[in-house]
RNA sequence: AACGAAAAAGGCAAAACCGUUGAAAAGCGGUGACGCAAAGCUAUGGGUCCUAACUAGUGAGUAGUGUUACCCACUAAAGGAUCGCCAGGCCGCCGAAU
Numbered sequence: 001a002a003c004g005a006a007a008a009a010g011g012c013a014a015a016a017c018c019g020u021u022g023a024a025a026a027g028c029g030g031u032g033a034c035g036c037a038a039a040g041c042u043a044u045g046g047g048u049c050c051u052a053a054c055u056a057g058u059g060a061g062u063a064g065u066g067u068u069a070c071c072c073a074c075u076a077a078a079g080g081a082u083c084g085c086c087a088g089g090c091c092g093c094c095g096a097a098u
Base pairs, nucleotide, nucleotide: 002098003095004094011036012035016031017030018029019028020027021026034084040090041089042088044087045086046085047082048081049080050079051078055076056075057074058073059072061070062069063068
């Protein structure tokens, strides 16, 4: 250094429920443990999830001769969430066997 023990010390905490923030995904606090050797930190790439606002596209409607404007719906290339989905980056406790 790899590696990760029916080891020791210590750590984290899924679902669910309660409270709270948010439009939502989801976050935070409490209870609670399914699990975790990085389930510590980081949204950089991919995945997944969300759609209030911004942006883009598509379609309908209204006004206008018209360029267009307004408005509604849908979609995501826009914005957001997730590191307990995978990869990358940073840092780290312990020490049996090999």

The RNA shown here (c-di-GMP-I-GGC riboswitch aptamer) has 98 nucleotides and comes from Thermincola ferriacetica. The sequence was found by an Rfam model in a public genome assembly. Of the family's consensus pairs, 95% are formed in the model. The coordinates come from a structure-prediction model, not an experiment, and the mean pLDDT is 84.